A computed fold for a 109-nucleotide RNA from Flammeovirgaceae bacterium 311, annotated as SAM riboswitch aptamer (S box leader). It matches the Rfam family "SAM riboswitch aptamer (S box leader)". Rfam describes the family as follows. The SAM riboswitch is found upstream of a number of genes which code for proteins involved in methionine or cysteine biosynthesis in Gram-positive bacteria. The prediction has a mean pLDDT of 83.
[in-house]
């Protein structure tokens, strides 16, 4: 780096380093940011996808409770919102599905 799948409206921040722009990309819109973000780092902590335990089930499909040892992952805004199609509201405009792109995770090359 590519494929397949499954979730993305909930949770959960102190410290030290560091110093300018950050919130993937491009566009527009909002927001964070010399009261020090973005980011590394150590602690904590969040949460349960892999995993471990109890049922339950096996023709297809596939649950459900649990623990938090362990391998991940997260710890401003909904994946910060739109961006593409369709549907309803009479068009602006909202709202609602589903796509695309993205992130994380199992499996696979």
């Nucleotide at each position: 780096u590519g494929c397949u799948u499954a979730u993305c409206c909930a949770g959960a921040a102190a410290g030290a380093c560091g110093g300018a722009g950050g919130g993937a990309a491009u566009g527009g819109g909002c927001c964070c940011g010399a009261u020090g973000a973005u980011g590394u780092c150590u602690u904590a902590g969040c949460a349960a996808c892999c995993u471990g335990g109890a049922c339950a089930g096996a023709c297809c499909u596939a649950g459900u409770c649990u623990g938090g040892u362990g391998g991940u992952g997260c710890u401003a805004a909904c994946u910060c919102c739109c961006a593409u199609g369709c549907c309803u509201g009479a068009u602006a405009c909202a709202g609602g599905c589903a796509g695309a792109a993205g992130a994380u995770g199992a499996g696979c090359g």